[in-house]
RNA sequence: AGAGUUUGAUCCUGGCUCAGAGUGAACGCUGGCGGCGUGCUUAACACAUGCAAGUCGAACGGUAACAGAGAGUACUUGCUACUCUGCUGACGAGUGGCGCACGGGUGAGUAAUAUAUAGUUAAUCUGCCCCUUAGAGAGGGAUAGCCAUUGGAAACGAUGAUUAAUACCUCAUACUCCUUCUAAAUAUAAGUUUAGUUGGGAAACGUUUUUUCGCUAAGGGAUGAGACUAUAUCGCAUCAGUUAGUUGGUAGGGUAAUGGCCUACCAAGACAAUGACGCGUAGCGGGUUUGAGAGGAUAAUCCGCCACACUGGUACUGAGACACGGACCAGACUCCUACGGGGGGCAGCAGUGGGGAAUAUUGCACAAUGGAGGAAACUCUGAUGCAGCAACGCCGCGUGGAGGAUGACGCAUUUCGGUGUGUAAACUCCUUUUAUCAGGGAAGAUGAUGACGGUACCUGAUGAAUAAGCACCGGCUAACUCCGUGCCAGCAGCCGCGGUAAUACGGAGGGUGCAAGCGUUACUCGGAAUCUACUGGGCGUAAAGCGCGCGCAGGCGGGUUGGUAAGUUGGAAGUGAAAGCCUACGGCUCAACCGUAGAACUGCUUCCAAAACUGCCAACCUAGAGUCUGGGAGAGGUAAGUGGAAUUAGUGGUGUAGGGGUAAAAUCCGCAGAGAUCACUAGGAAUACCAAAAGCGAAGGCAACUUACUGGAACAGUACUGACGCUGAGGCGCGAAAGCGUGGGGAGCAAACAGGAUUAGAUACCCUGGUAGUCCUCGCUGUAAACGAUGGGUGCUAGAUGUGGGCAGGGGAAACCUGUCCGUGUCGCAAGCUAACGCGUUAAGCACCCCGCCUCGGGGAGUACGGGUCGCAAGCCUGAAACUCAAAGGAAUUGACGGGGGCCCGCACAAGUGGUGGAGUAUGUGGUUUAAUUCGAUGCAACGCGAAGAACCUUACCUGGCCUUGACAUCCCGGGUAUCAGGUGGAAACACCUGAGUGCCCAUAUGGGGGAGCCCGGAGACAGGUGCUGCAUGGCUGUCGUCAGCUCGUGUCGUGAGAUGUUGGGUUAAGUCCCGCAACGAGCGCAACCCUCGUCUUUAGUUGCCAGCAGUUCGGCUGGGCACUCUAAGGAGACUGCCUUCGCAAGGAGGAGGAAGGUGAGGACGACGUCAAGUCAUCAUGGCCCUUAUGGCCGGGGCUACACACGUGCUACAAUGGGGCGUACAGAGUGUUGCGAUACCGCGAGGUGGAGCUAAUCACUUAAAGCGUCUCUCAGUUCGGAUAGCAGUCUGCAACUCGACUGCUUGAAGCUGGAAUCACUAGUAAUCGUAGAUCAGCAAUGCUACGGUGAAUACGUUCCCGGGUCUUGUACACACCGCCCGUCACACCAUGGGAGUUGAUUUCACCCGAAAUCGGGAAGCCAACCUUCGGGGGGCUACCGCUUACGGUGGAAUUAGCGACUGGGGUGAAGUCGUAACAAGGUAACCGU
Repeated sequence: AGAGUUUGAUCCUGGCUCAGAGUGAACGCUGGCGGCGUGCUUAACACAUGCAAGUCGAACGGUAACAGAGAGUACUUGCUACUCUGCUGACGAGUGGCGCACGGGUGAGUAAUAUAUAGUUAAUCUGCCCCUUAGAGAGGGAUAGCCAUUGGAAACGAUGAUUAAUACCUCAUACUCCUUCUAAAUAUAAGUUUAGUUGGGAAACGUUUUUUCGCUAAGGGAUGAGACUAUAUCGCAUCAGUUAGUUGGUAGGGUAAUGGCCUACCAAGACAAUGACGCGUAGCGGGUUUGAGAGGAUAAUCCGCCACACUGGUACUGAGACACGGACCAGACUCCUACGGGGGGCAGCAGUGGGGAAUAUUGCACAAUGGAGGAAACUCUGAUGCAGCAACGCCGCGUGGAGGAUGACGCAUUUCGGUGUGUAAACUCCUUUUAUCAGGGAAGAUGAUGACGGUACCUGAUGAAUAAGCACCGGCUAACUCCGUGCCAGCAGCCGCGGUAAUACGGAGGGUGCAAGCGUUACUCGGAAUCUACUGGGCGUAAAGCGCGCGCAGGCGGGUUGGUAAGUUGGAAGUGAAAGCCUACGGCUCAACCGUAGAACUGCUUCCAAAACUGCCAACCUAGAGUCUGGGAGAGGUAAGUGGAAUUAGUGGUGUAGGGGUAAAAUCCGCAGAGAUCACUAGGAAUACCAAAAGCGAAGGCAACUUACUGGAACAGUACUGACGCUGAGGCGCGAAAGCGUGGGGAGCAAACAGGAUUAGAUACCCUGGUAGUCCUCGCUGUAAACGAUGGGUGCUAGAUGUGGGCAGGGGAAACCUGUCCGUGUCGCAAGCUAACGCGUUAAGCACCCCGCCUCGGGGAGUACGGGUCGCAAGCCUGAAACUCAAAGGAAUUGACGGGGGCCCGCACAAGUGGUGGAGUAUGUGGUUUAAUUCGAUGCAACGCGAAGAACCUUACCUGGCCUUGACAUCCCGGGUAUCAGGUGGAAACACCUGAGUGCCCAUAUGGGGGAGCCCGGAGACAGGUGCUGCAUGGCUGUCGUCAGCUCGUGUCGUGAGAUGUUGGGUUAAGUCCCGCAACGAGCGCAACCCUCGUCUUUAGUUGCCAGCAGUUCGGCUGGGCACUCUAAGGAGACUGCCUUCGCAAGGAGGAGGAAGGUGAGGACGACGUCAAGUCAUCAUGGCCCUUAUGGCCGGGGCUACACACGUGCUACAAUGGGGCGUACAGAGUGUUGCGAUACCGCGAGGUGGAGCUAAUCACUUAAAGCGUCUCUCAGUUCGGAUAGCAGUCUGCAACUCGACUGCUUGAAGCUGGAAUCACUAGUAAUCGUAGAUCAGCAAUGCUACGGUGAAUACGUUCCCGGGUCUUGUACACACCGCCCGUCACACCAUGGGAGUUGAUUUCACCCGAAAUCGGGAAGCCAACCUUCGGGGGGCUACCGCUUACGGUGGAAUUAGCGACUGGGGUGAAGUCGUAACAAGGUAACCGU
C1' cells in the first nucleotide's frame, strides 16, 4: 500500500467481497511446562447451607459461662467433691458510646434531579482529625438489666417491685455565637462592617494509681457532602405544537442552604424549527479498540462519579441514609405453624437450580496492605493476601544436537529410464533445558508474627529419555500430482468448481503457513475518499437543479475615516485526579509483568497585550441598486369590435350515373337525382402568404385587423437617493395538455363506440361513420421528456461570423460603411475543464455568495402505512420495510445485425438457350419391414456421397457350427524338421489316418551336437477389436471463396479499449495502381514465376512424315530425304510498347501492326480465419471398454426387402425425327494372368485359332452425329421402349435369392410436363460419339478424361440471392436462429389490507385509601420545672384532616402477536398465449393525463 467481481475488450460511476488488527468470547481437532493476568456478556431469574460488622469492662449496673484466689462444709487430708464471696483475670445478656452512610456487589432505571469540563456558593453543612481561645459551677428524677407474677406453639410480650452511668433533665456563667431594635460608614443594596440594645442558648471532675483519654462554647484549617450556572452529551419530524404549579410576582411555610421546593392570593405567561413535547434506546467519564490522522465503535477487568438493593411507598435515628446483610406499610413469591399467628430477601464470598453457545472452589490466612472499635493488648474483616479449576489471553521455554548415501525399506508417481519423501530414518558420537528421584533452602518482617510453602531458587543422580498438531494448496493468496466420483455426491468469503482425463468435490503422496496451538463462527474498526467527504465527493448524459416567480426569517455583502475589542492572534497563570498510552532508567535469569522519573493529556477558565481581517458603533462617498427625462422596438397581457379565405350544412338552378375510399377493396353516399357546377343563406372554429438560426414574456406560453386599458426590458441623457444589495428554508402566487363542476356553444377534428377490411387471431395499425371533448363563462385540479435533462447572482479569461433593437460617427437625407450598448444564433485543436461525448464570454473554464438535491447499489417502489387534508372526484405532496440479486448504469471502441442509407461486384437478377418438377427406368436417401436389411455422410457445403464396381470373397450385419496364447507380432521350453501326395467323416471350418521325404549353415575322428528358417505341442507375458468418444486429438478434406481481403514494425493520436496506416478523390478483375493525407515501411494474400493450348524459330529424325527424285505389288510399300506435318527439348513473342484522344497521374476509349491486345484461353495454386463443419470405418493416436469374446474360422443368408416420399441421372414423347442402304472425318487412352489381327463357324452374343505387340511399330479401332439416297406422313404410330415369355452366349467353385450380353416374340406409361426450381456468356451451352480407372464378370444410364458439330443473348443494376467497402442506429457479443415484455398455470418466501381477538405500556377521570411526615388535637394519659400542693406549665396518646403507594371501574392513545378471506411483490426446470421494446424493431420511441 491494495486486490477480485458488470464488458468481446475499454474508461468511468457504483455496489458486493477479500487480505489487517482486536475480543471477558464460543465451537471443532489437538494438547508438554512455567510466569503474569482474566473468567455469568444470557434470567436486576429463584435460592438450600456456611461465612461476609462489630467493638469498647479505661462509660454503667452487674456475674450466666471459664479460670484463679479466699472462706466454709463434708470427709478418705488431697491432682478430692460441694457451697459461698465479683475479690481478681475476664465476660454471656443488658444500659451507654462509636461504627454499621465505609469496604464489597450490580447496571434494572435514568437522555438529564446523571456524567465530563470550567466556574459560583456574600445561599450552605461537615462526626472522627489538626490549630487557637475560653470553660467544665450547683442539683435532680427515671429506666433497661436482675427478681416476681403472667400471655403465647413460636416470634415476641404484659404487669409489679428495685438499680447505675460518659443515658436523661433543671439552674448558674458565656464580650466573642444566634436573635429584636437603633445609629453610623460603605454606591442609598433581600447586602456587609462597626457601636449600642432586647431576648435566647453549654458542659461529663466522667474513667484511670498517674500521665493521658474524653466533654462544652467560639473561631480557623483539612476532609467529605449539598445546591446553582455555562458548555458538551444517541436515534426518529411518518413525534409539531407543549404546559395550570404551568411562567412570574407578593406573603408565608419548609430546608444546613437558594428556589413553585410547598401553600394562599395576583398576573398570563413560559418552552419550541438553534427541534419543545412525545416515542425508542442507553448508566456517564478516565479509558479500551481501530485508524496515518481527523474520526468511528465500545463502556469487561483497574480508577472517578451516579443509580439500585425482591417490587412500590414512607419516614425514623444520625455529622452523614430516606439506609444491600435497619424500621413501618402494601404487593408478589417462598418457608414455619398448635391455623390463632409468625419468618425471609446472595445485584457480598463460596455454592445450588434455571436460562444459555458459554464463564471457576460450599479452599487457606488475617503473615502483609487497608478498615471498624479500643488507651492498649487485642477482637472482627469472603476487603485483601494466597492457593485450586480453565490454552480464556499475553509472554517465555521445550519436544534434542553433530555426523551419516548403497541416496536403504515402505509409500507416491512415472515418459518405466527414473523421480520425490530425503540426511529424513537406521547407525555412530554428544548434551540434559524439561521430566523423575534425592539433598539444601530464601527474600517478602523496622521488635514479635509467614497463609503462600519445604514454594521460588541451588546442588546431585537417571536417561533421548516424558512432550506436535491444525488449517490450507483454482485466482485473490504462499503451496501440485495421482486415484475415485461423473451437474451425482459435494465445495464455496467473492468470482465460481462438478455433465468421464476435476491442481476447486472425497481419499492419498507431496508441498505451504502458523505452531501448544490451529481453524471456524459471531461482533467492532480499518481498507470505504462508499452510510455526510473538516482533512476528503458530487448533481448536462452515471443517483442527483424544486416547472417558474415574489418574498418573511436566516446566511452572505461595495469604498474611505475614526472608535471598540465579541470573533482572531500572541503571552502569562490556574486546571486538565491516579492508573493507562509514549520516552528514559531500573527490578523479577529474558519477556510478559512491575517500579521510579519525565513527557503528554491537542481541552476549559481567568488576566494582560495587538488591532490587519470579520463583527459592532459613528461619520462620509458613488463604481452596486434604484428614481427621473427622451425618442424608438415587440405574436407581452386583458377587454370590446370588425374582416376575408376554406370546410360543413340548408335552399334553389344546370345536369346524369356514378361518387367516395384504398396497397387493393368493402362498409358508406347516389336515379326519391348524388358527385360536379352556379347563386344565396346559416353557423362555428382557426387565422394561408408576410415568416426568419426573427421578436416578446419569469416559466407555462403568445400570430388576421382595429380600438381602449396595462406590465416589463433595451438604448440615450446625465439630474437625484446614497449600499437601499444577492440568495432565499417555511409561506404566497402563476403554471401546457388531459380531467372535474355550472351554464352555453358545437363547423371541422375526434378518445369511447359501431361497421368494413387486414390477419392464424386483430378488442390495433388502414377505411366509412361517430359521442364526450376540443370553443366560451365562472370555479377546481397542480401535473409533463414542465428539457438547455444545465438553480439564481457577481466579477474575470483569445477570437471569427450572422441576425433583432437603440445610439454615435463618416458633408449623412436614403442606401451603405465604421464604432458602441443590450438581446438572440453559429463555428472553434486559444486556454481551461470533462469518464468520454462534449462545453467553451449565452461555460459544463477560473473564483466568491446563497438555496435545492444525491450518495439509501439495482429491484421491491414513487408502492404500503400514516399525516396535512390538498382535492367534488380522479388523484397530488411527503414517503418506508421485509425479501431478493451481484450487479444495475454512463460514455466511448471493435465487430455482428437492420423489413437503415451510399458505392461496387458475381449466370445474382434481367436478356437468352437447354433442362429438372409430369412418364418409364437406373441409382442414392428417408421411411417402413426384417433374424439381419452393417456403418458413416443430413440446408447451401448429405442424398450416381465414402463405394475407381456387395453372387461367394469383399463384409464390418444376421443365423448356425467351431477355436481360445488365438488368423497376425515378440520372447521361453519341448519335439519335429521343411515339403508333397492320398483316404474317411462333415455344409465347410475342422477332426482322424496313411505314405513319400530327411534339406541349409557351423564345428566334429565317429555316435552325436549347435544354429537359422519352417511345422507341431505347452506355459504365460501378451495378441486382437470396422467396440465408444471427430465434443480429447494428429493428419486430410469441405465451405464462405480465387471473395480481396488479413496483419505487423516504428512513428503519431487517444487516460484507455483502440485508431491511423488500410480512410478520402480517381482507377482496376484485384488493398491493382495513381494522387492526396501523420504517417513511413513491411509481411501473408492479388498479380507474376509453374503446366497445357494458340504463332514463329533452333536442335533432333524413329516406330513419325513425303515436297521434290527414283522404283512400285499402288499400301510411304521401297530407295532416298527430313523441306512440311508431327514428336520433344530449348528459345522468340504481348509490354497499353506505338499512334490519336480524354485525364495532373494511374488509367480509359479508338486505331495500327500482329498468330495472339489489354489478366490471350484453360489448369494447378485457396491469406488471417469461420462453421466444437466432416472423418477414431483409410491411416495414426490419448482415454475408456471386451478378453472361452465386442477376438478368430467356416457354411448359408443379408447389405438387392417395398404401401410410400425425396434427390441425381438415363431413355423418350418424335418428321431439325425413326428405319434401311451407301459413304467421310478425330482425339486421348489402354494392353503380357494382357490386347488379340487375317482366316473359318454362328442371325447374333460369341466360338475355333493364335500372326503381331512389353507398344509414335501390333492390337483394342468400324468413331458417331454428319453427308448421299430410299421409306415412313402425324398415328400412341415403322415414335417409345418398359414389362414379360422362350431360346441362348460369356465370366466364374457357383449366376435361385442376385450378373451382363444375344436372338425371336411381347409391346406398358408417355403426345413436352402444376406450384416451384437448376445450369450456362464461346469453341461456352446444346448435341454426338470415343477411351480409361475399378474389374473374373457386372447391375456404368455413374465418375474421370477425349475429341466432332456448334449456337442464342446480356438494355441494364430497380428488384431476388451471395459478397466487398464506407456510413448510420443498436438494450445484440453464443453476436437477429440475438435480446426481451406482460397475463395465465404450478411451487415456495416475505409483506399490505382484514370482521375481529389476545396481551403489553402510557395516560385521563372517578372510587377506595395502608404506613408515614405535617397540621389540628382531647373530656384520655404523664417522672424531672414551678406550686398556695388544689393545680399550673409542658409533653404524650387516641381521634380528625391534607398528601399518597397498592388496588378497583370506565375511557383514550401507542405498540406487539394471531386471524377466515383477499391484494400486489419476489424467486423458481426447457409450462401456456401472444410479440410490446431494442434496427425506421417492421404503426419512431418516450413523458403527463